[in-house]
RNA sequence: AGAGUUUGAUUCUGGCUCAGAGCGAACGCUGGCGGCGUGCUUAACACAUGCAAGUCGAACGCGAAAGUCCGCAAGGAUGAGUAAAGUGGCGAACGGGUGCAUAACACGUGGGUAACCUGCCCUUAAGACUGGGAUAACCUGUCGAAAGACGGGCUAAUACCGGAUAAGACCACGGCAUACUUUGUCGUGAUCAAAGGUGGCCUCUAUUUAUAAGCUAUCACUUAAGGAUGGGCCUGCGCACCAUUAGCUAGUUGGUGAGGUAAUGGCUCACCAAGGCUACGAUGGUUAGCUGAUCUGAGAGGAUGAUCAGCCACACUGGGACUGAAACACGGCCCAGACUCCUACGGGAGGCAGCAGUGGGGAAUCUUGCGCAAUGGACGCAAGUCUGACGCAGCAACGCCGCGUGGACGACGAAGGCCUUCGGGUUGUAAAGUCCUGUCGGAGGGGAAGAAAGAGUAGAUGGCUAAUAUCCAUUUAUUUUGACGGUACCCUCAAAGGAAGCACUGGCUAACCUCGUGCCAGCAGCCGCGGUAAUACGAGGAGUGCAAGCGUUGCUCGGAAUUACUGUGCGUAAAGAGAGUGUAGGCGGUCUGUUAUGUCAGGUGUGAAAGCCCAUGGUUCAACUGUGGAACUGCGCUUGAAACUGACAGACUUGAGUAUCGUAGAGGAGGGCGGAAUUCCUAGUGUAGAGGUGAAAUUCGUAGAUAUUAGGAGGAACACCGGCGGCGAAAGCGGCUCUCUAAACGUAUACUGACGCUAAGACUCGAAAGCGUGGGGAUCAAACAGGAUUAGAUACCCUGGUAGUCCACGCCGUAAACGAUGGGUACUAGGUGUUGGGAUUUAUCUCAGUGCCGAAGCUAACGCAUUAAGUACCCCGCCUGGGGAGUACGGUCGCAAGAUUAAAACUCAAAGGAAUUGACGGGGGCCCGCACAAGCGGUGGAGCAUGUGGUUUAAUUCGACACUACGCGAAGAACCUUACCAGGGCUUGACAUCCCGAGAAGUCUCUAGAAAUAGAGAUGUGUCCCCUCACGGGGAAGCUUGGAGACAGGUGCUGCAUGGCUGUCGUCAGCUCGUGUCGUGAGAUGUUGGGUUAAGUCCCGCAACGAGCGCAACCCAUAUCUUUAGUUGCCAUCAUUUAGUUGGGCACUCUAAAGAGACUGCCGGCGUUAAGCCGGAGGAAGGUGUGGAUGACGUCAAGUCCUCAUGGCCUUUAUGUCCUGGGCUACACACGUGCUACAAUGGAUGCUACAAAGGGUUGCCAACCCGCGAGGGGGAGCCAAUCCCACAAAAGCAUCCUAAGUUCGGAUUGGAGUCUGCAACUCGACUCCAUGAAGCUGGAAUCGCUAGUAAUCCUGGAUCAGAACGCCAGGGUGAAUACGUUCCCGGGCCUUGUACACACCGCCCGUCACACCACGAAAGCUGUUUCUACCAGAAGCCGAUGAGCUAACGUAAGAGGCAGUCGUCCAAGGUAGGGAUGGUGAUUGGGGUGAAGUCGUAACAAGGUAGCCGUAGGGGAACCUGCGGCUG
Repeated sequence: AGAGUUUGAUUCUGGCUCAGAGCGAACGCUGGCGGCGUGCUUAACACAUGCAAGUCGAACGCGAAAGUCCGCAAGGAUGAGUAAAGUGGCGAACGGGUGCAUAACACGUGGGUAACCUGCCCUUAAGACUGGGAUAACCUGUCGAAAGACGGGCUAAUACCGGAUAAGACCACGGCAUACUUUGUCGUGAUCAAAGGUGGCCUCUAUUUAUAAGCUAUCACUUAAGGAUGGGCCUGCGCACCAUUAGCUAGUUGGUGAGGUAAUGGCUCACCAAGGCUACGAUGGUUAGCUGAUCUGAGAGGAUGAUCAGCCACACUGGGACUGAAACACGGCCCAGACUCCUACGGGAGGCAGCAGUGGGGAAUCUUGCGCAAUGGACGCAAGUCUGACGCAGCAACGCCGCGUGGACGACGAAGGCCUUCGGGUUGUAAAGUCCUGUCGGAGGGGAAGAAAGAGUAGAUGGCUAAUAUCCAUUUAUUUUGACGGUACCCUCAAAGGAAGCACUGGCUAACCUCGUGCCAGCAGCCGCGGUAAUACGAGGAGUGCAAGCGUUGCUCGGAAUUACUGUGCGUAAAGAGAGUGUAGGCGGUCUGUUAUGUCAGGUGUGAAAGCCCAUGGUUCAACUGUGGAACUGCGCUUGAAACUGACAGACUUGAGUAUCGUAGAGGAGGGCGGAAUUCCUAGUGUAGAGGUGAAAUUCGUAGAUAUUAGGAGGAACACCGGCGGCGAAAGCGGCUCUCUAAACGUAUACUGACGCUAAGACUCGAAAGCGUGGGGAUCAAACAGGAUUAGAUACCCUGGUAGUCCACGCCGUAAACGAUGGGUACUAGGUGUUGGGAUUUAUCUCAGUGCCGAAGCUAACGCAUUAAGUACCCCGCCUGGGGAGUACGGUCGCAAGAUUAAAACUCAAAGGAAUUGACGGGGGCCCGCACAAGCGGUGGAGCAUGUGGUUUAAUUCGACACUACGCGAAGAACCUUACCAGGGCUUGACAUCCCGAGAAGUCUCUAGAAAUAGAGAUGUGUCCCCUCACGGGGAAGCUUGGAGACAGGUGCUGCAUGGCUGUCGUCAGCUCGUGUCGUGAGAUGUUGGGUUAAGUCCCGCAACGAGCGCAACCCAUAUCUUUAGUUGCCAUCAUUUAGUUGGGCACUCUAAAGAGACUGCCGGCGUUAAGCCGGAGGAAGGUGUGGAUGACGUCAAGUCCUCAUGGCCUUUAUGUCCUGGGCUACACACGUGCUACAAUGGAUGCUACAAAGGGUUGCCAACCCGCGAGGGGGAGCCAAUCCCACAAAAGCAUCCUAAGUUCGGAUUGGAGUCUGCAACUCGACUCCAUGAAGCUGGAAUCGCUAGUAAUCCUGGAUCAGAACGCCAGGGUGAAUACGUUCCCGGGCCUUGUACACACCGCCCGUCACACCACGAAAGCUGUUUCUACCAGAAGCCGAUGAGCUAACGUAAGAGGCAGUCGUCCAAGGUAGGGAUGGUGAUUGGGGUGAAGUCGUAACAAGGUAGCCGUAGGGGAACCUGCGGCUG
């Protein structure tokens, strides 16, 4: 610091997601040790048990027992003035817990208190005199289950009370001082204190051993002044959200007086006044303890408020007071309520949000531990007691920090695993092995610091004193105190021995292979993986990251400049209010002076500690922690400065305004007038149509329309002028004229003197449609009706037609109300048109508008550009992903329609802007093609052949499906082929390689069987090499056979894993690259443009210059000629013959090799002096001569795994292989491609001409003979320019047929045959005789062809034993037509629009149906909370009363006190009625999502009626129509 994700690609906008850090966490897997921290975030839910606040005998009166000892016992002593209880004092208001309430002076910070209090503590001053009556404990009696209560009797105090004294305090009165006053001070009067305890001593006094009434020390006590500490109250500023909470308030605001308090104050009361708060957010609602700080962040900020520290609040819920220095009191009291427990049913007891602990809730949070040794606290003179504060330990990887799980050497590298291209690679120096070390853990031993104070004992010094007592202070020596804990730490011993996991490995993001699975199982933070070759699932191996942890989930900040103060935006992406006037507010021209609000500077107080940061110490380091510093950006006080801002005062004229004089104008309101046109009415002329449309019809018209003439009525709108001309704030404004009226501009003077700009609320205006009332109503025209169109047509088109359109008055308040651009001011090149004014020297200049083009600059781009979207300032409005939704609810407005304000749940990972390349368009331009047109002939109808679908079947093997499948693979299924079916067999196999054994191979015969096969027999003994005289032996090759396993085999699957080959667009003219240039970029340019061509063919021009693959040419055939060569070819001349038969010749034809030839070369015209085009000449051929071969980049996951090859998968006594038979040939039917026909341009019969190109030895087969014929016999010739197939046919000549189902047509069927072949039954072809079907030119539709073509006629070949109407090839005869490019189809180039990019077979809208989800409405039902009125009224304070009771004072009367009673206030509770807010609710409404179902096709292209906005009506639905507006 960024990255992924919208697109075919780009750029911008914009959201979503990730990488970082953190946590009081939880969950999963795993887990060695230690240190330091942390540990109910949920139910302020309920709590068993134990402990958490006591202490003091030196305040007081009492006062045991056990035990021990003595005693025979009684009893005594001791225990012991102890324990326990009580009176009394102090404490219990601290410490500890929790975060319910609280939006508040609660908290933070700074002030104030002249408006206050303060126990214990400190200092100072003074005092402590004299009396009295009770009471608990105790004893005794009574009641009660208990808790407890009552009566009688005794007793003490530092308990209580009277009196004295009074420095002082308070009150009253008077005087003085002060001035901010509620202050200070002086005088007089009245009122108000106290308590003793303990130790010691005898100087004084009294008794005189010694003691106290004395003295002294100390601790308490009283009063006052002051301090310290702690608090109370007041106050400036700061501190959440909602305006869909806008008005709130009667003690309310203030005053006077009184009460109350420690104290101010409506704190309370009486009276008086009518105030007080609020858009700078009152009131209401929701949420929340606040802060130091913590986390994050570069910072500014954002989030949080655990632990620690400060403050506040609370203590089962609500209310209340008492005591006290302090409480309205966590471990106190009273009352009410809920809950729990005890009960003898009468009544009682309780409050863990203290520490442990339990249940419950929850994803989740610990031990019913040890100790007061330390620190701190309460009490005490002290010892000491108490202390779940605290110190420690326990549990938990919950966090941070540290350590370890070993180290060194060790192979061209073990085994095993995994992968493999089978060679190897990797795990991997890793292991093993050798040599070391010893942290942690284990065993044994040693062993701290934390402890000082206090106290005791023994001294010393000083103080007090009468004193050498005592006491106090200081000090010396010594003794004593440790929960943790035998812990930290140290030493020794043994042994590598006990100690590694988790996540990830498609991109982001470091890290890859194999197997399994097969849109399944699963993964996933986002994009997205998985449908048989998954680096994305699961496993294994390997790797990467972190490590006693690692991941996941949740939450916070960051990245996010994605709320923008720092630091965004608003023409088209979300976003300028429809427009104006103007209030508050914000901002504001020039000069001078004063001031000091803001501002700036210095000083000072404060900003707790801890934390953060820096420095430096202590733990072996670190975490942790000590010390010091800095900082705490804040607030207060004070001193200064005066530029800017503000305030005040004075001046100025340039901003703003006023007056005078001119100017242009559809500016506004009201009145009057006018002509043209439409419609209607009347009358005339006139006759059969008119009208309307793509075409029609509805409609009008013989009752006289339309047309035409004249007259009249009525309403609405104002042609031409008219113009990106004018005016107005916008909406808007258009005949002429009159009246009233507003604004603008120009010029020069005069005047005012900042009077200005903007503008939340507010107010006004505001197209069209719509609403109300009343008029008016000609045209047009929602709705409606009819006619068309259509599959339908609730539309587009037509004929009618009502609201409305018009006027007046009143509403509505919205539009694509648009320049999609708020207003104002200033500045920043120009050019050109135009409107209005001015000046002028008539060149021009200037002011105000209104357009276009352009510089700088800006912009994502498009574009904007002095009329800014540039550069700045001021003010307002608005935006923050898409959908849900401008919707719901609530409020406001409206007669209504509706407008305005305006969410959430849920859902998606996009939605969007601009531009680019394509593709597409029922967009445009140019051009081409048998594309149409013009023609010729077909198909579609018939019969047959053939292929396909379907059906059937045991099987009817498989593939091919628009063009580009269907006489296609198949150039040929009777067996074979053959892949299919049935049955019968084989299992190293029919075929290949390797190994072992045997044998030549082979040939022939027989038996069983359908055959495969099985069995038997006969015959045969080979070839090559070596050894050997030879016999013989060994080896090798080939072949046969037996055996074992490696393996063979598969027309099994996947053409969507592939190669190769092929089809198609298309023989269309295109497709690209390098360098340069332009653009942020995708890309563009080149390749576009002007011509031209069959052609991106060529020429010219040009920010392009060149190049490549295509085009063309090179190749083949054909057309002409030449040369060469003449056999098997040819024959002009010569001879010869039946015959080029033979001689001869090679001239010609022909053959087959090499050449020539054609290039727009020549001429004329046109054209840009070009390319080229047109015409002509010559020529066999003329403008690529004709035909072929040749197929660019690519497209269709096109076709083919069944030609072949091949990955993967499957199969292995079968999906392999062999055999027999069957099937591929089936047959209601449908389609494609063909053949033959329907006849006379024909058929039949007879006669008679003329080809080319092929094939032939397993072959073609002549002559001749036989057969009607297919064919048979025969055998010459030919390995082919020689022989054969082989007669070409149509044509020609002649005869018959004469318009008919025929002398057309030949299907079908019967019979008889021929040939091939082991074999023609299923299932061949052909021949002959007989039979003689449909069919008389073929509906909609559709195909081929532009010249030697179509049409027609034969011929040959491949395959092949046989089996073409198919296919391939050859020649013969041989046309018609093309005006032309409007239309159909396909294609090319340019341009345009696009919401398409799987690219129009695209995209996409709405209703309906189904499932699920969240939400709204709803008769109601049910909670919570709050308000108002009333009832009620516990405890309690206060007030009143107090006839009852009554120790202290009083002689007494009485005073005083208490009980009781009454009253005010008031909690709970109740009644009634409102408000707010939840839950639920039959039914209902729209919305979202879903595999995708139904109906249409609204939008995107001119989307087939341009679309959209507002409004109104209508319609299954998208939508349609009217009116006005916009161009997007």